The RNA shown here (transfer RNA) has 77 nucleotides and comes from a Candidatus Obscuribacterales bacterium. Its mean pLDDT, the model's own confidence on a scale to 100, is 81. Its Rfam family is "tRNA". By type it is a transfer RNA. Rfam describes the family as follows. Transfer RNA (tRNA) molecules are approximately 80 nucleotides in length. It was read from a public genome assembly. Taxonomically the source falls in Candidatus Obscuribacterales (Bacteria, Bacillati, Candidatus Melainabacteria).
[in-house]
RNA sequence: UGCCGAAUAGCUCAGCUGGUUAGAGCGCCUGCUUUACACGCAGGAGGUCGUGGGUUCAAAUCCCACUUCGGUAACCA
Repeated sequence: UGCCGAAUAGCUCAGCUGGUUAGAGCGCCUGCUUUACACGCAGGAGGUCGUGGGUUCAAAUCCCACUUCGGUAACCA
């Protein structure tokens, strides 16, 4: 420097061909349960979908650029 992949909740990840309010598990909070904790049950909070543009009636999803991370190839030593 080129190529490929990834970026979505605190963590790990879904989200199929664009289409109503973006989800799961774990974690966190509250209540119930218990002498208490854990487990269990019920409920809840938590997200600029990496950033900026573009296309579209409509973008997490498509296109372009950039940023970060990972892999790979080449070059130099």